Molecule: transfer RNA
Organism: Candidatus Saccharimonadota bacterium
RNA sequence: GCGGGUAUAGUACAGUGGUUAGUAUACAAGUUUUCCAAACUUGGGAUGAGAGUUCGAUUCUCUCUACCCGCACCA
Numbered sequence: 001g002c003g004g005g006u007a008u009a010g011u012a013c014a015g016u017g018g019u020u021a022g023u024a025u026a027c028a029a030g031u032u033u034u035c036c037a038a039a040c041u042u043g044g045g046a047u048g049a050g051a052g053u054u055c056g057a058u059u060c061u062c063u064c065u066a067c068c069c070g071c072a073c074c075a
Base pairs, nucleotide, nucleotide: 001071002070003069004068005067006066007065010025011024012023013022018055027043028042029041030040031039048064049063050062051061052060
């Protein structure tokens, strides 16, 4: 340089063109316990950035950014 893939909560992952975007874990509070842990209940927190299509985009398209894989080149 060329091609492909990925980007959703602190972390790991689901998910869908439309009703409140979920799960686990972590975190905070509460119940319980002599205390801790465990268990149970509750709570806050997220669609990488920009543009386009559409009545409506996290989802489809394009560009950019970051990361991963392969190929090529050079020393």